[in-house]
RNA sequence: CUGACGGCCGCGCGAGAGCCCGCAGGCACCGCGCCUGGCGGGCGCCGAAGGGGCAAGGCGACGCCGGAUGCGGAGCUGAAACUCUCAGGCAAGCGGAGCGCGACCCGACG
Numbered sequence: 001c002u003g004a005c006g007g008c009c010g011c012g013c014g015a016g017a018g019c020c021c022g023c024a025g026g027c028a029c030c031g032c033g034c035c036u037g038g039c040g041g042g043c044g045c046c047g048a049a050g051g052g053g054c055a056a057g058g059c060g061a062c063g064c065c066g067g068a069u070g071c072g073g074a075g076c077u078g079a080a081a082c083u084c085u086c087a088g089g090c091a092a093g094c095g096g097a098g099c100g101c102g103a104c105c106c107g108a109c110g
Base pairs, nucleotide, nucleotide: 001110006105007104009102010101011100012099013098018043019042020041021040022039023038024036025035026034027033044090045089046088050086051084052083053082057077058076059075062072063071064070
């Protein structure tokens, strides 16, 4: 000098999952009924904030055995967009893993 990985901030994109009943309010009305994200209840459902779980592999107490890079092996470690559904969510909005772009910080290899 260059500036990987990572961190942080800003902007953009960003999925999934709902019905029923009652009450209240509004609209409409010959009769029926419709709307709301307001309150309560019942059951159902989603997974991409966060959180939990584990495979191969690595390490390995201890035991077997003794011609060895041997056999068995509790336990520890060990990933995810997998899985659980605790949390959160199922109109809009907010949130949202992740991705893209940009500034700044750190600084590996060279």
The RNA shown here (Glycine riboswitch aptamer) has 110 nucleotides and comes from Thermoleophilia bacterium UBA2241. Model confidence (mean pLDDT): 83 of 100. The model forms 90% of the base pairs in the Rfam consensus.